[in-house]
This is a predicted structure of a 510-nucleotide part of an RNA (small-subunit ribosomal RNA, 5' domain) from a Phycisphaerae bacterium. Model confidence (mean pLDDT): 81 of 100. It was read from a public genome assembly. It matches the Rfam family "Bacterial small subunit ribosomal RNA". Rfam links the family to the GO terms structural constituent of ribosome and ribosome.
Context: one part of a larger RNA
RNA sequence: GAACGAACGCUGGCGGCGUGGCUAAGACAUGCAAGUCGAACGGACUAUUAAAUUGGGUAACCGAAAUAAUAGUUAGUGGCGAAAGGGUGAGGAAUGGAUAGGUAACGUACCUUUGGCUUCGGAACAGCGUCCCGAAAGGGGCGAUAAUACCGGAUGAUAUCAUGAAUUGUAAGGUUUGUGAUCAAAGAUUUAUCGGCCAGAGAGCGGCCUAUUCCCUAUCAGCUAGUUGGUGAGGUAAUGGCUCACCAAGGCGACGACGGGUAGCGGGACUGAGAGGUUGGCCCGCCACAUCGGGACUGAGACACUGCCCGGACCUCCACGGAGGGCUGCAGUAACGAAUAUUGGGCAAUGGGCGAAAGCCUGACCCAGCGACGCCGCGUGUAGGAUGAAGUUCUUCGGAAUGUAAACUACUGUCAGGGAUUAGAAAGUUUCGAUUGAUCAAUCCCAGAGGAAGUCACGGCUAACUUCGUGCCAGCAGCCGCGGUAAUACGAAGGUGGCAAGCGUUGUUC
Numbered sequence: 001g002a003a004c005g006a007a008c009g010c011u012g013g014c015g016g017c018g019u020g021g022c023u024a025a026g027a028c029a030u031g032c033a034a035g036u037c038g039a040a041c042g043g044a045c046u047a048u049u050a051a052a053u054u055g056g057g058u059a060a061c062c063g064a065a066a067u068a069a070u071a072g073u074u075a076g077u078g079g080c081g082a083a084a085g086g087g088u089g090a091g092g093a094a095u096g097g098a099u100a101g102g103u104a105a106c107g108u109a110c111c112u113u114u115g116g117c118u119u120c121g122g123a124a125c126a127g128c129g130u131c132c133c134g135a136a137a138g139g140g141g142c143g144a145u146a147a148u149a150c151c152g153g154a155u156g157a158u159a160u161c162a163u164g165a166a167u168u169g170u171a172a173g174g175u176u177u178g179u180g181a182u183c184a185a186a187g188a189u190u191u192a193u194c195g196g197c198c199a200g201a202g203a204g205c206g207g208c209c210u211a212u213u214c215c216c217u218a219u220c221a222g223c224u225a226g227u228u229g230g231u232g233a234g235g236u237a238a239u240g241g242c243u244c245a246c247c248a249a250g251g252c253g254a255c256g257a258c259g260g261g262u263a264g265c266g267g268g269a270c271u272g273a274g275a276g277g278u279u280g281g282c283c284c285g286c287c288a289c290a291u292c293g294g295g296a297c298u299g300a301g302a303c304a305c306u307g308c309c310c311g312g313a314c315c316u317c318c319a320c321g322g323a324g325g326g327c328u329g330c331a332g333u334a335a336c337g338a339a340u341a342u343u344g345g346g347c348a349a350u351g352g353g354c355g356a357a358a359g360c361c362u363g364a365c366c367c368a369g370c371g372a373c374g375c376c377g378c379g380u381g382u383a384g385g386a387u388g389a390a391g392u393u394c395u396u397c398g399g400a401a402u403g404u405a406a407a408c409u410a411c412u413g414u415c416a417g418g419g420a421u422u423a424g425a426a427a428g429u430u431u432c433g434a435u436u437g438a439u440c441a442a443u444c445c446c447a448g449a450g451g452a453a454g455u456c457a458c459g460g461c462u463a464a465c466u467u468c469g470u471g472c473c474a475g476c477a478g479c480c481g482c483g484g485u486a487a488u489a490c491g492a493a494g495g496u497g498g499c500a501a502g503c504g505u506u507g508u509u510c
Base pairs, nucleotide, nucleotide: 001510002509003508004507006506007505008504009503010502013378014377015376016375017374018373019371020370021336027333028332030331031330032329035080036079037078040077041076043074044073045072046071047070048069049068050067053064054063055062056061087289088288089287096214097213098212099211100210101209102208103207106206107205108204111202112201113200114199115198116197117196118195119153120152121151122150128143129142130141131140132139133138159182160181161180162179163178164177165176166175167174168173187194188193189192215261216260217259222252223251224250227249228248229247230246231245232244233243234242264286265285266284267283268279269278270277271276291312292311293310294309295308314325315324316323317322342368344367345366346365350364351362352361353360354359381411382410383409384408391402392401393400394399415451417446418445419444420443421442422441424440425439428435429434454499455498456497457496458495459480460479461478465494466493467492468491469490475482476481
């Protein structure tokens, strides 16, 4: 000098864009953050219409109503989603990141595309009804029931398995073909679509493997029995001691094994002429975690932040028998700390989930609020104005400085203030009719110099000096050093210099 997720002191007009718990991965009240589909299904309820039947009345008519239709709402079954999005960096020095490859060792819901199929049946379980237990959470018995839920049969190949042949490859293998065996489905409605099943291909996404590389420490020198390899088996989507049985005795290490410490990694960021050094907050990619530890289930995908089970610690309710909880989501609370924001608005836009769609949900996101925390821009007026007013300071008492500064005169109208308009951010949705902005912007008009300057320094380094006070005191100080009676170095005042809505100090990095 530059930089900062900064803090502190003094001061503070406006706007745009960013950014804001670095400490306790310590604890959390409350609300919200993942639902959706009635065009998969049977019910229940509500409204309207029709209505067998039926009560009252002499009648007109009034009332009840099985059932049906239409519209709507929805607890439950079922489907898809909930593995994304969002948060944090505790752990981890390699089961991780980056770069380059491999997979002849693999998977893939939704999406695109190609070919084919979509047949016949059955038994249940919720909801519901009824009875019961429990403080609650919840649970049990019996009865009846639907489906795109579940189960069985049929058909089926280029699929899988077995077996034969041909051909090809660097190898485990690939391709073509013959025979046998095995495996499938679901319907809905507004009749035009949306679905379902099998097989192939693609895209995107993911799993695994290899090489190189990625901090300090030798006051850590030897480490290792599933250890290293083989055979066989199990397991997995898949390779593999991944696991197991047997066999062999290997494997790693001064090119630093093993141990200890520290740490998420990268794109990048800061600095620097560069080489390098330092760093990884915001944004993007990857990884890991979700109170601590372990486990699997479901599923295309998890060993799953707002799923399940078990065990700790902690908290809450309880009728003492039991039951419930997890903000490292968005706000917010106390605590910690030098220190870090609103229990805000909206789904209008972008994106996501579900749905045929309308639409619903979305603390993702878009906005607003708070903080000079940062960067950038603008303003606090412009021009004229000397007898050089007053005040203040200095003075050799003559005067000098503040100083065109003010007053005064003439103007301007940014920002802030008040009002008006708009076809902008709007693309979309819908058969039509019609309709969509939380928030911001743009344009025009009104008034009026009005509402808007501080902070640090002034001995040298280093731009900027005098007076008074103090008297090695009080104090200053980055270094040198000032202060003991004439202090340009302390304190105050006047003046001056620097920067400016900031200025200075502290901390950290280069």